Molecule: transfer RNA
Organism: Snodgrassella alvi
RNA sequence: UCCAUAGCUCAGUUGGAAGAGUGUCGGUUUCCGAAGCCGGAGGUCACAGGUUCGAUCCCUGUUGGGUG
Numbered sequence: 001u002c003c004a005u006a007g008c009u010c011a012g013u014u015g016g017a018a019g020a021g022u023g024u025c026g027g028u029u030u031c032c033g034a035a036g037c038c039g040g041a042g043g044u045c046a047c048a049g050g051u052u053c054g055a056u057c058c059c060u061g062u063u064g065g066g067u068g
Stems, first nucleotide, its partner, number of pairs: 001066004007022004016053001024040005046062005
């Protein structure tokens, strides 16, 4: 100095409450599969405080990791 968000890889910026791909489960299709298509589940947004009506987002500290 940068990063920490779904099992994994990652989006998400004038602060209004969270998404994609992949994986997984179910359905459809098929003689059976695969692929395709449709749908579902899955998150204390690293942790603790602060600011605010309201924080993944702003501020401080801590922890872990990358780089110099």